[in-house]
Context: one part of a larger RNA
Parts: sequence; structure tokens; C1' cells
RNA sequence: CGCAGGCCGCCUGAGGGGAAGGUCCCCCUAGUACGAGAGGAACAGGGGGCCGGGGCCUCUGGUCUACCGGCCGUCCGACAGGGCGUGCCGGGCAGCUACGCCCCAAGGGUUAACCGCUGAAAGCAUCUAAGCGGGAAACCCGCCCCAAGACGAGGCGGCCGUAUCAGGGCGCCCCUAGAAGAGGGGUUUGAUAGGGCGGGGGUGUAAGGCCCGAGGCCGUUGAGGCCAAGGGCUUUAGCCUGCCGCUACUAACUGCCCGAGC
Repeated sequence: CGCAGGCCGCCUGAGGGGAAGGUCCCCCUAGUACGAGAGGAACAGGGGGCCGGGGCCUCUGGUCUACCGGCCGUCCGACAGGGCGUGCCGGGCAGCUACGCCCCAAGGGUUAACCGCUGAAAGCAUCUAAGCGGGAAACCCGCCCCAAGACGAGGCGGCCGUAUCAGGGCGCCCCUAGAAGAGGGGUUUGAUAGGGCGGGGGUGUAAGGCCCGAGGCCGUUGAGGCCAAGGGCUUUAGCCUGCCGCUACUAACUGCCCGAGC
């Protein structure tokens, strides 16, 4: 831009895409059929492995340069607490992941070689000439995805409007959406993001205070005083939080543009 107004929702499926499956083993059938024996099946049914494809993160395992703790060097600092070194080490939610979890049939149709029925030409015979039946991992459908620009531009339902302006875009706040566009949510008639509060979760019990205290120092014929690693209580603490809620405190301002044929 088109689909002869616009918007929303739900469909149809012409036509495309996919390989979405491949393979092996075991049990049973059955020590059966068969076979003198040795040996030794199949149809049907059930279970599992590997390879491959798709999806997911409940579990398990990774990672986790958000985070928490321990330790080291150096610098700042009275202590506390920090800066730098992904510093090293122990953990670790969300997210992302595989080593983890889930799914990936059957069946129908048409056939190939081939196997048949009936059956002439050719009084016989013959699966074929007329006719009919069976028969593959192949082919078509079934299954998954896209799909009405399928210009043959489809269908169903609802709503709105012809300036009393339907609807859309820009802008702005965001996203489990994303290379940019796009997509989705919100924009004060508001919980969209941040903050605050609560819950859940991660670390693992903060600082300060009090008590205990190995040991050291001063002093003392008697007594005592000071410092202190570390431990306990306060403390299921402190710190943090990409999760789940609540709450207009902050920011989504003020606005602008497009917009319906003959």
C1' cells in the first nucleotide's frame, strides 16, 4: 500500500516446512511349531537401552563478575567500616543450563517386486486381456509448526464511527519481549518501574555492650593493676535479594501528529 469504513476476538486451511524419527536388546509366545537328534523359530502381547529431534527447570548436577561468610597483601581509617587485586577459599536464590525431567505411537489409503481368485483370446493351460483380492522402512493422509498478499485477499461473533472525531502513532515508565525495528504491559480514572513495608529465599549468628578468658606486662616478702588471642549471651542475628504481595512516596509530565473512498 492492497483486501471499497474502522477496531477487537475466534476460526477455516489452499499452499508450504519437519526425518522426527532410527536402531538394538530382553521377557512372553516356547524349549512350543519343526527336527531322528543336535538344535530351534514365528504371528500376537509386554518391558528396556543407545543415537537423533523438540520442549522444560519440580528434582539432581553445573554456573551464578547480584549476594553472604572466612582468609591474604597493600592503602584509607581512632574503632567500626571501606578501596584495589573476578585476590584466594566456603556457600549460593533467580536466570541460563545438562549430566536432570517430559514428549516424539498406532492407524487409514494407494502401490513396488511379489503372492493369489475367477478367466478367455487359444474347448486345455494361464494372476490379465475384461474383472477382483492381498502385499514394503517407500508414496498420500494421520502428528507438529507457518499460513487469507490463498489479488480466488475467505468465514463467524461483538463493538465503534462518519467530526459530539472510532481508532492509531509519537513521547514517557517498563518487560520472564528483544541485535535494530518488532512484540507485550502501563501512562494518575494508575500498582508499569523505582523506593518503603511485609512474606519467601541466600548466607550463617553483625557492630556495640556484658560475662568468661589461654597468655603477656607493671608492681609486690602481703595485696593488686593494665593489656589481650579466643569463647559465651544479647542474636533463628546482621547483611543481601533480578522472586511473591501490599503501599502513590518518586517517575510515567505538558502535549503533538495521523485518521474514515466514489
About this RNA
This is a predicted structure of a 262-nucleotide part of an RNA (large-subunit ribosomal RNA, domain VI) from a marine sediment metagenome. The full RNA is in RNAcentral, with records from MGnify. It matches the Rfam family "Bacterial large subunit ribosomal RNA".